[in-house]
Context: one part of a larger RNA
RNA sequence: UUGGGCGUAAAUCAUCUGUAGGUGGCUUUUCAAGUCUGUUGACAAAUCCCAGAGCUCAACCCUGGACAGGCGGUGGAAACUACCAAGCUGGAGUACGGUAGGGGGCAGAGGGAAUUUCCGGUGGAGCGGUGAAAUGCGUAGAGAUCGGAAAGAAUACCAACGGAGAAAUAAAUCUGUUGGGCCGACACUGACACUGAGAGACGAAAUCUAGGGGAGCGAAUGGGAUUAGAUACCCAAUAGUCUUAGCCGUAAACGACAGAUACUAAGCGCUGUGUGUGUCGACCCGUGCAGUGUUGUAGCUAACGGGUUAAGUAUCCUGCCUGGGGAGUACGUUCGCAAGAAUGAAACUA
Numbered sequence: 001u002u003g004g005g006c007g008u009a010a011a012u013c014a015u016c017u018g019u020a021g022g023u024g025g026c027u028u029u030u031c032a033a034g035u036c037u038g039u040u041g042a043c044a045a046a047u048c049c050c051a052g053a054g055c056u057c058a059a060c061c062c063u064g065g066a067c068a069g070g071c072g073g074u075g076g077a078a079a080c081u082a083c084c085a086a087g088c089u090g091g092a093g094u095a096c097g098g099u100a101g102g103g104g105g106c107a108g109a110g111g112g113a114a115u116u117u118c119c120g121g122u123g124g125a126g127c128g129g130u131g132a133a134a135u136g137c138g139u140a141g142a143g144a145u146c147g148g149a150a151a152g153a154a155u156a157c158c159a160a161c162g163g164a165g166a167a168a169u170a171a172a173u174c175u176g177u178u179g180g181g182c183c184g185a186c187a188c189u190g191a192c193a194c195u196g197a198g199a200g201a202c203g204a205a206a207u208c209u210a211g212g213g214g215a216g217c218g219a220a221u222g223g224g225a226u227u228a229g230a231u232a233c234c235c236a237a238u239a240g241u242c243u244u245a246g247c248c249g250u251a252a253a254c255g256a257c258a259g260a261u262a263c264u265a266a267g268c269g270c271u272g273u274g275u276g277u278g279u280c281g282a283c284c285c286g287u288g289c290a291g292u293g294u295u296g297u298a299g300c301u302a303a304c305g306g307g308u309u310a311a312g313u314a315u316c317c318u319g320c321c322u323g324g325g326g327a328g329u330a331c332g333u334u335c336g337c338a339a340g341a342a343u344g345a346a347a348c349u350a
Stems, first nucleotide, its partner, number of pairs: 003322004007304002015201003021195003025088004033081002035077007043069001049065004054060001091192001092189003096184004103178001105177005111155001115151008126137002164169001208246005216241002221236004259316005266295011300305001324349002332343004
């Protein structure tokens, strides 16, 4: 490589957009490149295989025949693929009417609770912390309580087994602006589609660069205890956490399950939006589409389990795996301010 695989054994890129490429709906026509078929040429001899013959047999040797495979010429077929031409509407999209939503960025507005600090009043000895204590705070008046002011960060209840987004994620309220989805009618375009190597975009937290900010929390660090030790416990507290402009590009980035299309039992919920009978109307009882859960049949699976949201039955395309350790290491290269990231071995070993 072939084969076999990728939920948990090794294995789906964190996620999306999209170039080349691969693959691709229905009807009719052209053509004959692929495809099928007839005929023909050449593929030296020897060797191999089959039949026969000669050395006393055999090895050996001689004669004849044949397989297999691709290549070329030429005649034909036209179902399928490709090509040519014309059309169709079911896939896809546009327009129209509705609709749900913590979808996004930026800007603005006015909130409430809590915390800490400061100021003032009351008050007068402890507070805090722990297994127990101590460090710490406090008669220069703490803690408690009442009133006032300031600051920064986060938005209880609603809240859900709920909704949105490609993922990362996103939640106090209101306003401006903006992306996508779903449903309904059927007006328009007429295969415009799927996937996608490279490439690009986005990408939690932490780290890094330069400003700002700093209430609470809090790596590092200091102090107090315990202990054999005590990096854990307690008291404090820097970076950080917040914001602006950049950088980084990684996570158990998980549904440990790539994407698309079609088909294949049911039962019970929830969300959005239509519709039928009936009704004054809502509910109720049915039914359609889209999503989101749960139980479960067949078939699947090593089992666990999954099961119309498949890990079932099929097709298309991408990525990846090929025993453990060495090792996601070394070297080289690319990127990065750095930290490092990406790509990625071998010797050896059991």

RNAcentral holds the full RNA, with entries from SILVA.
A computed fold for a 350-nucleotide part of an RNA from Papaver somniferum, annotated as small-subunit ribosomal RNA, central domain.
Its Rfam family is "Bacterial small subunit ribosomal RNA".
Lineage of the source: Eukaryota > Streptophyta > Streptophytina > Euphyllophyta > Papaver.